[in-house]
This record gives sequence, structure tokens and C1' cells, in this order.
RNA sequence: GGAGCGGCUCGGAGAGUCGCUCUCGCGAGCUCGCUCGCGAGGGAGGAAAGUCCGAGCACCACAGGGCAGGGUGCCAGGUAACGCCUGGUGGGGGUGACCCCGAGGACAGUGCCACAGAGAGCAGACUGCCGAGCCGGCGCCCUCUGGGGCGUCCGCUCGGUGAGGGUGAAAGGGUGAGGUAAGAGCUCACCGGGCCGACGGUAACGCCGGUCGCAUGGCAAACCCCACCUGGUGCAAGACGAAAUAGGGAAGCGUCGAGGGUUGCCCGCCCGAGCUUCCGGGUAGCGUCGCUCGAGGUUCACGGUGACGUGGAUCCCAGAGGAAUGACUCUCACCCGCGUCUGGCGACGGCCGCGGGAACAGAACUCGGCUUAUGAGCUCUCCGACC
Repeated sequence: GGAGCGGCUCGGAGAGUCGCUCUCGCGAGCUCGCUCGCGAGGGAGGAAAGUCCGAGCACCACAGGGCAGGGUGCCAGGUAACGCCUGGUGGGGGUGACCCCGAGGACAGUGCCACAGAGAGCAGACUGCCGAGCCGGCGCCCUCUGGGGCGUCCGCUCGGUGAGGGUGAAAGGGUGAGGUAAGAGCUCACCGGGCCGACGGUAACGCCGGUCGCAUGGCAAACCCCACCUGGUGCAAGACGAAAUAGGGAAGCGUCGAGGGUUGCCCGCCCGAGCUUCCGGGUAGCGUCGCUCGAGGUUCACGGUGACGUGGAUCCCAGAGGAAUGACUCUCACCCGCGUCUGGCGACGGCCGCGGGAACAGAACUCGGCUUAUGAGCUCUCCGACC
């Protein structure tokens, strides 16, 4: 200097002028609501985004049982909880810093593996290799000139084979040696795998030994099986208040329980004298609360590999309501480029000046996560150059 992985910190600062909003105090006005003046203090994020998970809270509800539906899926911990986080086991990727995992079950059952290929769940011969038989040719040997034997080549038929080659994402373990007519775990050694046992570990699992020629193909992010978890709706939840008219007309059902609630269904349970449908009429969509003191922040000590836990001290840090948290000026800081001068052998650096830039992006009940977008600095890994 270049290329990269993860972590941490910041996410510009200060001053002035004007403007907005909330809380508190004092004072005044006033139609309770609210308005004005003065003073003090506070006022967007690491993701506020996505609305993907988990909860707090609110309402329904005996918040009961069952079925369905949904979620998670190696082990052990953390947490209010989680599909999150931490540590580990097994597997995969990268030279490395580091990163990723769809991680229970294929011997409960069903299903799929297109095309190609002989054959894709219990197989199978395309090309080849070997053996036997038959016909013909060639060479050699023997010979009683009838013929016989050996080797080789082509073709046909039958049998053996699955090593070599081919097809494919995947072909019934791999490498090597022996053996065979040719081959094959056929035999053996090692690797791999199944089973059994000792040792270590809370465990997932690891390691060692023995034994067996040997393996029961893959897919469950296919249906499914197994284990565990799981009420519903959501701040547009909900509470209080205000306002308004015609509870008018018709039909049906109903204390022998209509109708409603409890999730989608069933059972059980609860409320219950009105309910359902049609015609017709009116009001509201407004005000106040919910609304910010929290599983809260910061810091220290102790325990723990860690997530985190326990304890002490300290702080209060937006609450708008069609939506406030802003605008302008100056200075400083940061990043990039250019120029004069300057240091150095060099890679490079320093002072000054000029110009430009400053990412992603804005609370709306709150919190713990995950995911996505994104600027600068520090640290870490690899490569190159120079001393």
C1' cells in the first nucleotide's frame, strides 16, 4: 500500500439569534375547558425500519377437558419468555483471521428419485473379458496320405462375470496384494461400517480394545411418526364522559330454554327474556385518560469459560395528537482531492492554503431479540514493496 474476517467506540462539537413542545414553580385573566407573562429543567435511533418471534398490559372467559391447528427439534446452561443468546459435541467451507448447519426417526406406514442408462430397491448387461460347442481360413508338428493335435483370426449358439469403460446427481464400500478360466470381500492387510465392552465426560459424544466379510441407497425444508411447547383478540386493546332520536311497523321463534359467551369443532359450564329477519328514522366518528418509574440506565465489587447472576452506590433521560424535538450565521473537529514548501535512501509523512463531502435514516403503549440498510476510527488475518 492492497485485499479481507469478526469485535468495540462514535454516529460530529461549541457559541449566538429566532421559533416549536412537555413538566414544575409564581402571577394574572377566565364560559369548569383553557390562554398569557416570568423563571428553572427536559425534548428521536443504532437501527426509531421490517412487523418476523417472545412477553408486559387491557378485554372476553370457571382462564375446564378432548380433537384439530400451529411452533420448535444434537447436548448442557442463561432468560420473564422465545424460533433468541452462551458454551460444547458432530459435520461442512476458507491459506488464515473466522464463518455456516436443513443436526430426533428411513427397521410404523405411504410416496418420490425426471431424462439418460442394461439397471435407481432389492436389481441388472450397452461396450467388453473368459470358457465350451459348431463352420471356415492361416501357420506349425505328426502321419499308414484316410486324417489327428496345437496356436491364432472371423462368425454363430450356450454358459460364467460384474473388475475395466460408458450413462447419470447418485450404480450395491475404497486402496493394494494374492487368487481365478476371466472376475468378484473370493481371501488377506489397512481405511470405512455394524455389534460388544473398558476408560473419560452431567450429556451430546470421544478414545482404546475385541469381533463380524459386511454393509439393509437417497429424500422427512415430502406426507408422516416421536418428544416438548401452545386460550383468543389486540393501544384502531380498553376505561370514563358527552350527544342524539321514533325503540315506530310487519313476520317467525321463545322459560318444555330461543338467543348469546367460552377459538375452529365437540363435551361440560355460565348468562338468559327476549332474540332473529325485513322496512323506516336519528346521533356519533367528539373530549379526557390509557401515555411513560421501567423484567429501567450508568458505575463498582464478588461469582462464573461465558451468556448472565447477586449486592452496593447513583440518575430520571421525549410524550406529540394529523402529529412538537427546527431554521440561520460563525468557529473547531473528521474524510477525500489538488497545490507551494519541507523531512526521508525509499515506501511514505509534516505545516500551510484552496475546493468538495459528511452515510442509513425519524418515536406514536412499552420492553427482550432476530433480520435488513449504512459512514468514520481502533484492533485482527493474508498478500506485496522498502529499510
The RNA shown here (Bacterial RNase P class A) has 387 nucleotides and comes from a Myxococcales bacterium. Its Rfam family is "Bacterial RNase P class A". It is annotated as a ribozyme. It was read from a public genome assembly, where an Rfam model found it.